[in-house]
Predicted 3D model of a 1512-nucleotide RNA (small-subunit ribosomal RNA) from an uncultured Bacteroidales bacterium. Its Rfam family is "Bacterial small subunit ribosomal RNA". RNAcentral holds the sequence, with entries from SILVA. The prediction has a mean pLDDT of 84.
């Protein structure tokens, strides 16, 4: 400091999400030690049990206990003495008591609390202040209680009640007192309005306490100091406006009362205020601050531990005592609640340390000690002291240390991987050697914390400072830290991650399963992503998950953001608060700014420097944005005064206009009404119907009525704030602009709230009502048709009065000001030239368009009418959904309309371009695409092949074009994979290595379906190593089993379509694009011109081979013109090289000429010439690329899977089945045939297990014979055709299935299942529905030959091959493909695309909903404890004083209304989500009726239709 995620791909705007850091944390796995901090966040729940505040005997009486002392009196003893009772408070000392301080601090919690509670600065002329200090003065006198004990009595108990005695520093009088306090007057200062301070007379009030060791402690008043508090006020200190009005002691006053003090704090009369958009009120939250956490910062979140402050102590209320409290461990009530109880009554209060028990994910010992700090009391001893200090738990945090260093390759074993006789790699790691000893363990030594105080001396000023002791003693922690020594590598490493963000890959196992996951996404048989293993990598006594917080996030933009299309200018204006504001000048000095000064606690933090071995901790110094006061400065804001004119107005004088409101006219068209002319349709549509007309429509002429809208002009125009404004005329009124420069003298801007105004579609009430038309009704249309089209048609449209208040109300662009190059139109005006008026030109103003510089922008665009540069103001924006919804509130008759959430969902939705692809988008172009011909399928029968169904099997593959006479170019057995049955297990084949054995192999036999068993007879060699077969065992097999979605190769198809890149430049922020575009032109991206492109590859063309012409060259099995010979004929012969052929090598053509067009490339002509003419003809070749296309069964190949079988042999089935149904032929349906007879002419080819001439037999297949030929020599019969006859439109002399019957071949075998042959038999079928296929010349269509497979053939198939030989082509609208180019787009799996909406279906949240059921919390009206205060006050008291008694307020309680707020709840309503549900097709291309807004109807849904309006 970023990255990941939206799309084929790109920028860009946006949201998610990840790396950091941090925590009082929790969980999982692990855990060696010390050092410093830390530890109930959740029930302010509820608590057993101890302990957490006492102390003075130097204030008092006192003496139950305790020790001692006298006194008696008993025992022991002579006594000293002991011991025993009893008496004595005498003494130490001391339970309870009475007094005095303390208990108001220390310690806990955060419930209240949004507030002068905190913080921060400031004030009190308006207060207090015990203990402390300091200064004056005083302490005379005198009195009557009480508790304690005693004595009695009550109660279970707590706890009292009666009486008699008694003390004080306890209480009360009485006196003195002042400078105190209050009141008049009188002076004199200050200040801040009331006031205050000083100083004087007078009145009037009030004081004390002793103890004593004679040091010394205390006590009473007053002043004044520290200290600590009380109150006030600026400024700051939460959300919510779906809380907007709040208030009755309320707000002020005068006088009172209260308090320490102010003050409505309270009261009594008076007024009638006070608060609030600069947020009262109300509601929800919440203790505030130092700081903490994170950030560069600002700024955001937080507020434990420690420090201030503040609030509470079961809940709520009150006082009391006291300096202090409304009191955590005091008191009264009242409530709940828990204990005891003898049922009458009582007791409590852990948000103190421990500690239980509930909650909860979750937080400790019922421990030592007062040695240190500190606190209470005490004159001190000391005594208390869970404050405090150690310890103890807990890896919960941080900081530190160790689990060893160093040598050490055979790179070992072992694991795990792999290209696997090897090699990676764990790993120097280990073992081994040498070394060390920190933690820890064992044994010794052992701190610092501790010094004071008190006691004494000494100096002063009795309080501080210093000194003494040889004094004398204190340590909880701790025998601890820390030394020092022994032994010993010995006791001590995990976690957590390895698809990308992210540092780390590789096996096996899973197989959309189980699982992972922070986000994007993994997982469906090869997973680096799940589960293990192995390596690895991060970190390390820890790691990682979880939660939360700040950060990345400039995603709330102060610093640092937007608003044309991403979200987002208010519909439009006027104008209030508000904010902002022109030139000059003076003084001012609020704001700025400097200087001083307070104050910003300590701790934290940082700089520095120290001290613990280091660090962390700790110590000590600096410094820390802010408040406040003072001084000053005066540029700039203000504010106050003066002036100016250029902003803004006024004012004169022109000037355009559909501003705008009333009124009055007007001729076109439409319907209606009468009349007339006139006949049959008219009307409508894509084609029709509805409808209308013989009762006279339509159309036409005349008359007359009505409404409503204004043709041309009209335009890219004007005018208005916008909505919007169009006939002419008037008449009233708004605005604007030029020109001059008279007058005003900043009088401006914007504008929250407010008010006006506001298209159309509604509303409501009176009119109107022609015309179109939402709704409706009917008629096409359709599957359907609640639509689009026709015909009707009511609201409405129109006018007035009144509501309403919304649009795509758009420039999707708020308003105002200035500045920033320009060209050009075009309205309005001013000035000039042009001649003075006109065309035209210049110059300036004001509108209104194009276009373009800089610049801005994601980019498309904008660009003086900025979306540039800048300033002021208002309005909006914060991811998509839900949702402009729902609740609430305001406004409306109503429709509705403004404001306007959240649950729960998703990880993305968008904007602009880009590149494809597709449009029921456009332009050009091709193609047997279509037309236009000729023949055919589809309709019969028959072959085949599929589908399907059946079957033990009916092996498996191919499935739109691109599967289906296809892999198969040959299934009877083999083929053969498929089913039944029978055998083998190193196997049916081959290698290697050892062991046996001599033999393999022929032949007979025997068993059996056969494979195979089993017998018998024959049967080697050899250098004695063995070869060779066999057979045993091993190591290697074998699988047509899977996965073509793991490959290779190979093929199909777009397509022989013309196309597809690429270097390098140049455009673009990028995807990309440019070249490949435009023009003209080709069969072509084929060529030329243009040209920010210029070249260049794969394609195309040509090189190859087949034909067509000619030449040469070569003649044999070919040929035969000339010569000879010869035959019955006959290239037969000799012989020739002419010819034809045959083959091998050239030649030939190239728009090269010629004429017309054209730049040019080419095109074009019945043109010449030529065997061919504009690619002559046909092959062969098939570009990047596309269909996860097609093959694992052709072949290879990775994974998987079977191994007495998923292999292998063998018999025998099946692949040939048949109710169908499709594909592709084949033969017909006849006369352009049939049939019989006669009679020509071909090519490509093929042939030894062959092709067969020729003879003979058979009717015939074919049989028997037999020459020729491994072939230009010999075989292999061409038919259509031509001629002659015949049959004459029939189910025939068409037509051949089928089906009887007899043969022939092949072959081990023709049952299932060949093929031909010959006799008979004679189906269907008279040209074939929708549809659909082929083919543009030697082509279709016709004939017939030939050939691979093959023993033989289901072949009518394929693959050649030659004979005969056509028609038609206007032409590109259409229907199918396909190319360029463009435009749309919400499609990128790419139109078989996306995508709306109702219904069902499950799920989840969620609105209303009869109700029910809680909650705070106001009002009202009963009630009313405690308690202060007031009044009483006869009773007690000598007296202060009290009891009682009553009243005001008040917690609580109890009724009542009524609002607010949660919960839930029959049913309901809409929303999200979910797998492949049902209807439709609304919307993305003209989405097929353009869409879309706003408003009204209707409609099963999406939607339709009407009416304006917008183009996005």
């Nucleotide at each position: 400091a970023g990255a990941g995620u939206u799309u084929g791909a790109u920028c860009c705007u946006g949201g998610c999400u990840c790396a950091g850091g941090a925590u009082g944390a929790a969980c999982g796995c692990u855990a060696g030690c010390g050092g410093c901090a830390g530890g109930c966040u959740u029930a302010a729940c509820a608590c057993a049990u101890g302990c957490a505040a006492g102390u003075c005997g130097c204030g008092g009486g006192g003496c139950a206990g305790c020790g001692g002392g006298g006194g008696a009196u008993g025992u022991a003893g002579c006594a000293a003495u002991a011991c025993a009772u009893u008496c004595u408070g005498c003494c130490g000392g001391c339970g309870a008591c009475c007094g005095g301080c303390g208990c108001a601090a220390g310690g806990g919690u955060g419930c209240g609390u949004a507030a002068c509670g905190c913080g921060u600065g400031a004030g009190c002329a308006a207060c207090a202040u015990g203990c402390c200090c300091g200064u004056c003065u005083c302490a005379g006198g005198g009195g009557g209680a009480u508790a304690a004990c005693c004595g009695g009595u009550g109660g279970a108990a707590a706890c009292g009640c009666c009486g008699c005695c008694u003390a004080a520093u306890a209480c009360c009088c009485c006196a003195u007192g002042g400078u105190g306090a209050c009141a008049u007057c009188c002076g004199g200062a200050g200040g801040c309005a009331u006031c205050u301070c000083c100083g004087g007379c007078u009145g009037u009030c009030u004081a004390a306490a002793g103890c004593u060791c004679c040091g010394g402690c205390g006590g009473a008043g007053a002043c004044g100091g520290a200290u600590u508090g009380g109150c006030u006020c600026g400024c700051g200190u939460g959300a919510c406006a779906u809380u907007a009005g709040c208030u009755g002691g309320a707000c002020g006053g005068c006088g009172g009362g209260g308090u320490a003090a102010c003050g409505g704090c309270c009261c009594a009369c008076c007024g009638u205020g006070g608060c609030g958009a600069c947020g009262a009120u109300g509601u929800c939250u919440a203790g505030g601050g130092g700081u903490u956490c994170u950030g560069a910062g600002a700024g955001g979140a937080a507020g434990g531990u420690c420090c201030c402050c503040c609030a509470c102590a079961c809940u709520g209320g009150a006082a009391c005592u006291g300096a202090g409290a409304c009191a955590c461990g005091g008191u009264c009530c009242a409530g709940a609640c828990u204990c005891c109880u003898a049922c009458g009554g009582g007791a409590g209060g852990c948000a103190g340390c421990a500690g239980u028990g509930a909650g909860g994910a979750a937080u400790a010992u019922u421990g030592g000690u007062c040695a240190a700090u500190g606190g209470g009391c005490g004159g001190g001893a000391g005594c208390c002291u869970g404050a405090a200090c150690c310890a103890g738990c807990c890896a919960a945090g941080u900081c530190g240390c160790g689990u060893g260093a160093g040598g050490g390759a055979a790179g070992a074993c072992g694991g795990u991987c792999c290209u696997a006789u090897g090699g990676a790699u764990u790993g120097u790691a280990a073992a081994c050697c040498u070394c060390u000893u920190u933690u820890g363990u064992c044994g010794g030594g052992g701190a610092g914390c501790a010094a004071a105080a008190a006691g004494g001396c000494c100096u002063c000023g009795u309080g501080a400072g210093g000194c003494c002791a040889c004094a004398a003693g204190c340590g909880a922690g701790a025998g601890u830290a820390c030394c020092c020594g022994a032994a010993g590598a010995a006791a001590a490493a995990g976690c957590a991650u390895c698809g990308g963000c992210u540092a780390a890959c590789u096996c096996c196992g899973u197989g959309c399963c189980a699982g992972c996951a922070g986000c994007c996404g993994c997982g469906g048989u090869a997973a680096u992503a799940c589960g293990g293993a192995g390596g690895a990598u991060g970190c390390g006594a820890g790691c990682g998950u979880u939660a939360u917080c700040c950060g990345g996030a400039u995603u709330u933009a102060u610093u640092g953001g937007g608003u044309u299309u991403a979200a987002a200018g208010g519909g439009u204006g006027c104008g209030u608060a508000g904010g902002c504001g022109g030139g000059c000048u003076g003084a001012u000095a609020a704001g700025u700014c400097a200087g001083c000064g307070g104050u910003c606690a300590a701790a934290u933090g940082u700089c520095g420097g120290g001290g613990c071995u280091c660090a962390a901790c700790c110590c000590c110094g600096g410094c820390c944005u802010g408040c406040c006061g003072u001084u000053g400065a005066a540029a700039c804001u203000g504010g106050c005064g003066g002036u100016c004119u250029u902003g803004a107005g006024u004012g004169a004088g022109c000037g355009a206009g559909a501003a705008g409101u009333a009124u009055g006219c007007g001729g076109a068209a439409u319907g209606c009404g009468u009349g007339g002319u006139g006949u049959a349709g008219c009307g409508g549509u894509g084609a029709a119907a509805u409808g209308c007309a013989u009762a006279g429509a339509u159309a036409u002429c005349a008359c007359g009525c009505a409404g409503a809208a204004c043709c041309c002009c009209g335009a890219u125009u004007g005018c208005g704030a916008a909505g919007g404004c169009a006939g002419c005329a008037u008449a009233c009124c708004g605005g604007c602009g030029c020109u001059c420069a008279a007058c005003u003298g900043a009088c401006g801007c914007u504008g929250a709230g407010g008010c006006a105004c506001g298209a159309a579609a509604g509303u409501g009430c009176g009119g109107g009502g022609a015309u179109c038309a939402a709704a409706c009704a009917g008629g096409a249309u359709u599957a359907g048709a609640u639509a689009c089209c026709c015909u009707g048609g009511u609201a409405g449209u129109c006018c007035g009065c009144a509501c309403a208040g919304u649009a795509a109300a758009c420039g999707a662009u708020g308003a105002a000001u200035g500045c920033u190059a320009g060209u050009u139109g075009u309205u309005c005006g001013g000035g000039g030239a042009g001649a003075a008026u006109g065309a035209u030109c210049c110059c300036u103003g004001a509108g209104u368009g194009a276009c373009a510089c800089a610049g801005c922008g994601a980019a498309a665009g904008c660009g003086u009418u900025a979306a540039g540069c800048a300033u002021u103001c208002c309005a909006c924006c914060u991811g998509g959904g839900g949702a402009g919804u729902a609740c609430g509130c305001c406004g409306g008759c109503a429709a509705c309309g403004g404001u306007g959430a959240a649950a729960c969902u998703c990880a993305a939705a968008g904007g602009a371009a880009u590149u494809g692809a597709c449009g029921g988008g456009g332009g050009c172009c091709c193609g047997c695409a279509c037309a236009a011909g000729c023949g055919g399928a589809g309709g019969a029968a028959c072959a085949u092949g599929u589908g399907g169904u059946u079957u033990a099997a009916u092996u498996c593959g191919a499935u739109g074009a691109u599967a289906c006479g296809c892999g198969a170019g040959g299934a009877a057995c083999c083929u053969u994979a498929c089913c039944c049955g029978g055998g083998c297990u190193u196997g049916a084949a081959c290698g290697g290595c050892a062991g046996c054995u001599g033999a393999a192999u022929a032949u007979g036999c025997c068993a059996g379906a056969g494979a195979u068993g089993g017998c018998a007879u024959a049967g080697u060699c050899u250098u004695c190593g063995g070869a060779c077969a066999g057979u045993u065992g091993u190591c290697g097999a074998g699988g047509u089993g899977c996965u073509g979605c793991a490959u290779g190769g190979u093929u199909g198809u777009c397509g022989u379509c013309a196309g597809c890149u690429c270097g390098u430049g140049c455009c673009g922020u990028g995807a990309g694009g440019u070249g490949u575009c435009g023009g003209c032109u080709u069969a072509a991206g084929u060529g030329c011109c243009a040209u920010a492109a210029c070249g260049a590859g794969c394609g195309c063309a040509a090189c190859c081979c087949c034909u067509g012409u000619c030449g040469a060259c070569a003649g044999u099995u070919g040929c035969u013109a000339a010569c000879a010979g010869g035959u019955a004929a006959a290239g037969c012969u000799g012989a020739g090289g002419a010819c034809u052929c045959u083959g091998u090598c050239g030649a030939g053509a190239c728009u090269g000429c010629c004429g017309g067009c054209g730049c040019a490339a080419g095109c074009u002509g019945u043109g010449a010439g030529g065997a061919a003419g504009g690619c002559g003809g046909g092959g062969a070749u098939g570009a990047c690329g596309u269909c996860a296309a097609a093959u694992c069964a052709g072949c290879a190949c990775g994974g998987c899977c079977c191994u007495u079988a998923c292999g292998u042999c063998c018999g025998g089935g099946g692949c040939g089945a048949c109710a169908c149904a499709c594909g592709u032929g084949u033969u017909a349906c006849a006369a352009u045939g049939g049939c019989a007879g006669g009679u020509a002419c071909a090519g490509c080819g093929g042939g030894a297990a062959g092709c067969c001439a020729c003879c003979g037999g058979g009717c015939g297949a074919c049989c028997g014979g037999g020459a020729g030929c491994g072939g230009a020599a010999c075989c292999c019969g061409a038919a259509a055709a031509c001629c002659u006859g015949u049959c004459u439109c029939a189910g025939u002399u068409c037509g051949g299935a089928u089906c009887g019957g007899a043969g022939u071949c092949u072959g081990c075998a023709a049952c299932c299942c060949g093929a031909c042959u010959c006799c008979g038999u004679g189906a269907a079928g008279c040209u074939g529905g929708a549809u659909u296929c082929g083919c543009u010349a030697g082509u279709a269509a016709u004939c017939g030959c030939g050939c691979a497979u093959c023993a033989g053939c289901c072949a009518u198939g394929g693959c050649g091959c030659g004979g005969u030989g056509a028609a038609u082509a206007c032409g590109u609208u259409c229907c199918c493909g396909g190319g360029c180019c463009u435009u749309g787009u919400a499609c990128a799996c790419a139109c078989c695309g996306c995508c709306c909406g109702u219904c069902a279906a499950g799920c989840c949240a969620u609105g209303g909903g009869a109700g029910c059921c809680g909650g705070g919390g106001g009002c009202g009206c009963c009630u009313g404890a405690a308690g202060u205060c007031c009044g009483g006050g006869a009773c007690c008291g000598c007296g202060a004083g009290g009891a009682c008694c009553g009243g005001c307020c008040u917690a609580g309680g109890g009724c009542g209304a009524a609002a607010c707020u949660g919960g839930u709840a029959a049913c309901u309503g809409g929303g999200g989500c979910u797998a492949a549900g049902u209807c439709g097709u609304a919307a993305c291309a003209a989405g097929g009726u353009a869409g879309c807004c706003g408003u009204a109807c209707c409609g099963g849904a999406a939607g339709g239709u009407g009416u304006g309006g917008c183009u996005g």